[in-house]
Context: one part of a larger RNA
Molecule: small-subunit ribosomal RNA, central domain
Organism: uncultured bacterium
RNA sequence: CUGGGCGUAAAGCGUAGGUAGGCGGUCUACCAAGUCAGGGGUGAAAUCCCGAGGCUCAACCUCGGAAUUGCCUUUGAAACUGGUAGGCUAGAGAAUGUUAGAGGCAAGUGGAAUUCCUAGUGUAGGAGUGAAAUCCGUAGAUAUUAGGAGGAACAUCAAUGGCGAAGGCAGCUUGCUGGGACAUUACUGACGCUGAGCUACGAAAGCGUGGGGAGCAAACAGGAUUAGAUACCCUGGUAGUCCACGCCCUAAACGAUGGAUGCUAAAUGUCGGGACGUAAGUUUCGGUAUUGUAGCUAACGCGUUAAGCAUCCCGCCUGGGGAGUACGGUCGCAAGAUUAAAACUC
Repeated sequence: CUGGGCGUAAAGCGUAGGUAGGCGGUCUACCAAGUCAGGGGUGAAAUCCCGAGGCUCAACCUCGGAAUUGCCUUUGAAACUGGUAGGCUAGAGAAUGUUAGAGGCAAGUGGAAUUCCUAGUGUAGGAGUGAAAUCCGUAGAUAUUAGGAGGAACAUCAAUGGCGAAGGCAGCUUGCUGGGACAUUACUGACGCUGAGCUACGAAAGCGUGGGGAGCAAACAGGAUUAGAUACCCUGGUAGUCCACGCCCUAAACGAUGGAUGCUAAAUGUCGGGACGUAAGUUUCGGUAUUGUAGCUAACGCGUUAAGCAUCCCGCCUGGGGAGUACGGUCGCAAGAUUAAAACUC
């Protein structure tokens, strides 16, 4: 390379936008590059193959043929691919109307709770555990009442629910703003799909500068447990967790399942829209779940939200360890990330 694969055996980039490239609906006409058919030239000889012949046979040698799957040229064909021109509306977009939503950003604001402070009442305990102790408390704790400060998170509603490309998103209000669904249409007319590079976003932890700091809490200290206990349990507690700006770019970033399109039984819930109906409900489009037919699968299971049947494009895999390591490159303030071997060994 061919072939075979990628839910769980190795293998889907974390996600999207998009350049080159690859692929691409329907009708008509033309061209004839690809394609197909015929002719011509060339494709050295030897070799290989086939048929003869010569050495007693064979190896070997000689002759003839075929082959040389290719290239060039010429004459045609026009279904398909391609090109040119002109149409179409089923893909895609657009317009109008309706509509659901924790989609995003910013500002403001609310109550419960924890902690702390001040004051009152009140007195000997409180806290904690398997049991304790460290710890707090007669300098008045815990409890309780009133007032105040501050930070962070938003119980119930809440869902097998919703939104978002993914990460993710939840008190309430306002402003700005992205996307979607449905209904109707007399608009555009293939404008589409995918996407190497590239660009953007990307939980948590971590980093830089400046704030903030209630609770929680790596590190750390103490008390226990234990043979030991650098742990699990307890009392404390600093980074951090929060905000602004700038980095980092990784996750079991998971549906461990790339994207797009078409086709292939149903049933039951639920969310959003429409049609019909007084209502119950029926039906249709779009999501989200459970069961399940055909089919698939090594099995488990998947099953119109496919892991079924097909097409297009991208990414990735090729025995285990060494190793997602070394070296080199790129990126980063660093931590490190990314790209990525070999010797050796089983």